[in-house]
Context: one part of a larger RNA
RNA sequence: CCGUGGUAAAGGAACUCGGCAAAAUAGCCCCGUAACUUCGGGAGAAGGGGUGCCUAUAGCGAUAUAGGCCGCAGUGAAGAGGCCCAAGCGACUGUUUAGCAAAAACACAGCACUCUGCGAAAUCGUAAGAUGAAGUAUAGGGUGUGACACGUGCCCGGUGCCGGAAGGUUAACAGGAGAUGUCAUUCGGGGUGACCCGGAGAAGCGUUGAAUCGAAGCCCCGGUAAACGGCGGCCGUAACUAUAACGGUCCUAAGGUAGCGAAAUUCCUUGUCGGGUAAGUUCCGACCUGCACGAAUCGUGUAACGACUUGGGCGCUGUCUCUACCACGGACUCG
Numbered sequence: 001c002c003g004u005g006g007u008a009a010a011g012g013a014a015c016u017c018g019g020c021a022a023a024a025u026a027g028c029c030c031c032g033u034a035a036c037u038u039c040g041g042g043a044g045a046a047g048g049g050g051u052g053c054c055u056a057u058a059g060c061g062a063u064a065u066a067g068g069c070c071g072c073a074g075u076g077a078a079g080a081g082g083c084c085c086a087a088g089c090g091a092c093u094g095u096u097u098a099g100c101a102a103a104a105a106c107a108c109a110g111c112a113c114u115c116u117g118c119g120a121a122a123u124c125g126u127a128a129g130a131u132g133a134a135g136u137a138u139a140g141g142g143u144g145u146g147a148c149a150c151g152u153g154c155c156c157g158g159u160g161c162c163g164g165a166a167g168g169u170u171a172a173c174a175g176g177a178g179a180u181g182u183c184a185u186u187c188g189g190g191g192u193g194a195c196c197c198g199g200a201g202a203a204g205c206g207u208u209g210a211a212u213c214g215a216a217g218c219c220c221c222g223g224u225a226a227a228c229g230g231c232g233g234c235c236g237u238a239a240c241u242a243u244a245a246c247g248g249u250c251c252u253a254a255g256g257u258a259g260c261g262a263a264a265u266u267c268c269u270u271g272u273c274g275g276g277u278a279a280g281u282u283c284c285g286a287c288c289u290g291c292a293c294g295a296a297u298c299g300u301g302u303a304a305c306g307a308c309u310u311g312g313g314c315g316c317u318g319u320c321u322c323u324a325c326c327a328c329g330g331a332c333u334c335g
Base pairs, nucleotide, nucleotide: 001330002329003328004327005326006325007324008323010321011320014319019316027051028050029049030048031047036041038147052069053068054067055066056065057064070074082314083313084312085311086310087309088308089306090305094106095105110145111144112143113142114141115140116139122131123130124129148301149300150299151298153231154230155229158228159227160224161223162222163221164220167219168218169217174212178208179207180206181205182204185200186199187198188197189196190195232250233249234248235247236246259293260290271287272286273285274284275283
């Protein structure tokens, strides 16, 4: 010096990102116990007191009461909640990154939409077959939301889905107008001739191929947002000023309703005011100028719950002021 234990004057979080770690609390009995609340809870709330041994109390006990005894100390050693206030998030018990994350993430009852009439939909499989289910719409699958309470506004123009089938477009198939290759033959020219060059060209066999006929789909017409999603700008106006209930105008499918709001969201920003502190970029309560909240990618609340996150307080302490000492094991020396 390191590790693991232990003790410490005075102070008591001044340490630190942060009370991390440590200390403290602790069993049982009695008294007592707030806000809030879904009336169950909160609650072991909080906060106090007691605790050993002996004798007596007319059977014996647990135990109670009374009297007495000893110690610094009686759950005499060990083991055995620290507590409170406020806020955020998630209702809750659960689940998770086996080996850096346990959470506000996942799940969850509940809610909603949607598909499915049974040889169901969905899923696995080429199939047979199987799951669904030895179930039958109070059932089963998918998706979203996520207890509960109060709510869940406007937009169907785009995308998706559902319905419609008049018109437009549209594949294969059918169809075959034509076009074209080849070519019997034939015509013209050249050559004595064999033959050469050029033109026309039936049938057949090929190669192409227009009109026409063709479904769904798409276009089109409707519906649908707890489907994917979206939810404006400028200017003026009131008898102080300021502001604008009011008006004008442009654009849109429609222009954000209730509620909440510097928020797990606020850039400017340590916004401003209030509270708490001697002093507070954090925290709590307000305000609203919401850079860029907002209603099942749910909004706002919410008792209970949480090894969650944030702020504050009491208790307690070597976290610190500021270190010291002790024990054991290392390091170190000898061997």